RNA sequence: GGGCCCUUAGAUCAGAGGUAGAUCGCUCCCUUGGCAUGGGAGAGGCCGGGGGUUCGAAUCCCCCAGGGUCCA
Numbered sequence: 001g002g003g004c005c006c007u008u009a010g011a012u013c014a015g016a017g018g019u020a021g022a023u024c025g026c027u028c029c030c031u032u033g034g035c036a037u038g039g040g041a042g043a044g045g046c047c048g049g050g051g052g053u054u055c056g057a058a059u060c061c062c063c064c065a066g067g068g069u070c071c072a
Base pairs, nucleotide, nucleotide: 001071002070003069004068005067006066007065010024011023012022013021018055026042027041028040029039030038048064049063050062051061052060
């Protein structure tokens, strides 16, 4: 220098055009003499940044940034 992949909640990951979800963690409640387990409820993300396409973008296109990997 070039190719490919990844970037979404505190963590690990789904979601592939119609307004974002799971598990764990966190908070509260029930259960216990208390803890754990179990059950219920809830908070938390404008989807790495900027443009474009579209009635509509986390999703498609371009640029940039960070990370991984391969080639030179």
Overview: The RNA shown here (transfer RNA) has 72 nucleotides and comes from a Candidatus Micrarchaeota archaeon. Its Rfam family is "tRNA". The family's RNA type in Rfam is transfer RNA. It was read from a public genome assembly. The prediction has a mean pLDDT of 83. Taxonomically the source falls in Microcaldota (Archaea, Nanobdellati).